[in-house]
């Protein structure tokens, strides 16, 4: 150096045809209990890897870059 496939909450990951980004786990408050676990109710956390371009609007499309896995030669 060529191809493919990923990057999105603290973790694992969803996210359809471009229309203000969700779940579980974890944290936090509360119930419940003599207390702790368990189990139920609420809830806080995102610069969607960086840049740039198209759009009225981009996690979604198009270019370039980083970084990760994998497959040739």
């Nucleotide at each position: 150096g060529g191809g493919u496939c990923g990057g999105u909450a603290g973790c694992u990951c969803a996210g359809u045809c471009g229309g203000u980004a969700g779940a579980g786990c974890a944290g936090c408050g509360g119930a419940c209990u003599u207390u702790u676990a368990a189990u139920c109710c609420g809830u806080u956390g995102g610069u969607c890897c960086c840049g740039a371009g198209u759009u009225c609007g981009a996690a979604u499309c198009u270019c370039g870059g980083c970084c990760g896995a994998c497959c040739g030669c």